[in-house]
RNA sequence: AUCUUAUCAAGAGAGGUCGAGGGACCGGCCCGAUGACACCUCAGCAACCGCCCAAUUUGGGAAAUGGUGCUAAAUCCGGCAGAGAAAUAACAAAUCUCUGGAAGAUGAGAA
Numbered sequence: 001a002u003c004u005u006a007u008c009a010a011g012a013g014a015g016g017u018c019g020a021g022g023g024a025c026c027g028g029c030c031c032g033a034u035g036a037c038a039c040c041u042c043a044g045c046a047a048c049c050g051c052c053c054a055a056u057u058u059g060g061g062a063a064a065u066g067g068u069g070c071u072a073a074a075u076c077c078g079g080c081a082g083a084g085a086a087a088u089a090a091c092a093a094a095u096c097u098c099u100g101g102a103a104g105a106u107g108a109g110a111a
Base pairs, nucleotide, nucleotide: 002110003109004108005107006106007105008104013042014041015040016039017038021031022030023029025079026078027077028076043071044070045069048067049066052061053060075103080100081099082098083097084096085095
């Protein structure tokens, strides 16, 4: 790097270094010299694996030392499809809502 699977509307910041872009991609819209992003240190959030209890069909409880992960905005919103709402005499376009996908992120497993 590839495949399978679960979750993604909650939560959580300070210091130091660096110096211009960053939020995966595209379109928006935001963050950023009042120093973003990235790196280091400490802190914090969470509960996927592991540990303990229970159960053996599936779900559960406790803890937070271990392995990850995360700490702007719903995965920031949309990006494909379907349905509905509103509007209209009706159609079309645009707007909004819901559902399912696609893509992405993280964990676990496989080869």
The prediction has a mean pLDDT of 82.
A computed fold for a 111-nucleotide RNA from a Chloroflexota bacterium, annotated as SAM riboswitch aptamer (S box leader).
Taxonomically the source falls in Chloroflexota (Bacteria, Bacillati).